[in-house]
């Protein structure tokens, strides 16, 4: 020096100005609103509502100063929780998800380490990785045959046939009857693979290894690997086909949900009138109209306040572990809106700025993304 892997970290910098959302100091008032207390006006039902005025403090508004103030994905809602409300003896069924092993976790379909398989020359990478010797279905073309296998080409002529020789033992042809899965050919696949022997030719027909069931035995928590024996090939693929086994799993969501609460109509409960009454037609009487009349207490409805961010939480450091994590100690407080803020503008400088915005809150995963920095490790070449 090239090429490449795998983790991590960054997301234009600075400075002035004007705004915006929140928390907090200080001010002055009174915009607005509640209000201990105290005096008062008027009803009656006599302790209760109701006016008016003064009010200590409190809320909010105004102003004023200081601080915060989007992300690695805030995204997609595709998983897993906390939270809140509803359901809820036990048991099965349906139905949805997961599926090699052991460990992490609040919990997972993650996340960490290991086993198996693939791919690379290497660091590494990727794999829904149980079951088709319970069952049931699928499989286009081509090809003889495609799952209870098959004879189109080839090989053979042991054995039976014919025909022909004959030294009558047999020998030759013929390829008819049959034998054969060695080779060709079809196809993604042709019912283990190389070899040797074998045989008319073939064949696990027998043997060697090598795959494969099965048994033991040894290593390991286990997945699984080794190693021995036997089998003699039986079990062709496909389960992100049905279905079989194991496990898992109750519903709805912050528009969950709680509190506080006009006007207006009903609602329970209490007092009081009860018809020569009551209430309304401004005082009064006549007349019309109507059937009550006060008080309290409660639910829900605009609306309001809350749930609201301190959490399985950041950062350093110890400590246990190969790891994921776990534990202690110190330390920090880091948006919280709700027609929904995080923004415009000038100046300077660069590498000229990607992808995209919080809405209840965490953990994952997935998907988008201009560049720029750090570590670790491979592998090529070169130079000491």
């Nucleotide at each position: 020096u090239g090429a490449g892997u795998u983790g991590a970290c960054u997301a234009g910098a600075c400075a002035g100005u004007c705004g915006c959302u929140g928390u907090g100091u200080u001010g002055a008032u009174u915009u607005c609103u509640c209000g201990c207390u105290u005096a008062u006006u008027c009803g009656c039902u006599u302790g209760c509502g109701u006016u008016u005025a003064a009010a200590a403090g409190g809320g909010u508004g105004c102003a004023u100063u200081a601080c915060a103030g989007a992300g690695g994905a805030a995204a997609g809602u595709c998983c897993g929780g906390g939270c809140u409300c509803c359901a809820c003896a036990g048991g099965g069924u349906a139905g949805a998800g997961u599926g090699c092993c052991a460990g992490g976790u609040a919990a997972c379909g993650c996340c960490u380490g290991g086993g198996g398989g693939g791919c690379g020359a290497a660091a590494g990478c990727c794999c829904a990785c149980g079951g088709c010797c319970a069952g049931u279905g699928c499989a286009g073309c081509a090809g003889a045959g495609a799952g209870u296998a098959g004879a189109c080409c080839g090989c053979c002529g042991a054995u039976g046939g014919u025909u022909c020789g004959u030294u009558c033992g047999c020998g030759a042809a013929c390829a008819c009857a049959g034998g054969u899965a060695a080779g060709g050919g079809u196809g993604a696949a042709a019912g283990g693979g190389u070899g040797c022997g074998g045989u008319a030719a073939g064949a696990g027909c027998g043997c060697a290894c090598c795959g494969c069931g099965c048994u033991g035995c040894u290593g390991g928590u286990a997945a699984c690997a080794g190693c021995a024996g036997u089998g003699g090939c039986a079990u062709g693929g496909u389960a992100a086909a049905c279905c079989c086994c194991a496990c898992u799993c109750g519903g709805a969501g912050c528009a969950a949900g709680a509190c506080c609460a006009a006007a207006u109509a009903g609602g329970u409960u209490c007092c009081c009138a009860u018809a020569u009454g009551g209430c309304g037609c401004g005082a009064c009487c006549c007349g019309c109209g109507u059937u009550g009349g006060g008080g309290a207490c409660g639910g829900g409805u605009a609306g309001g306040u809350u749930g609201c961010u301190u959490g399985a939480g950041g950062c350093a450091a110890g400590c246990g572990g190969c790891g994921a994590c776990g534990u202690u100690u110190g330390u920090c407080c880091c948006a919280g809106a709700u027609g929904a803020a995080u923004g415009a503008c000038u100046g300077u400088c660069c590498a000229c700025g990607a992808c995209a915005g919080a809405a209840c809150c965490c953990g994952g995963c997935u998907u988008a993304u201009c560049g720029g920095u750090c570590a670790a490790c491979u592998c090529a070449c070169c130079u000491a």
Predicted 3D model of a 384-nucleotide RNA (Bacterial RNase P class A) from a Porticoccaceae bacterium. The RNAcentral record of the sequence draws on ENA. The gene name in the source record is rnpB. The coordinates come from a structure-prediction model, not an experiment, and the mean pLDDT is 75. Rfam family: Bacterial RNase P class A. It is annotated as a ribozyme.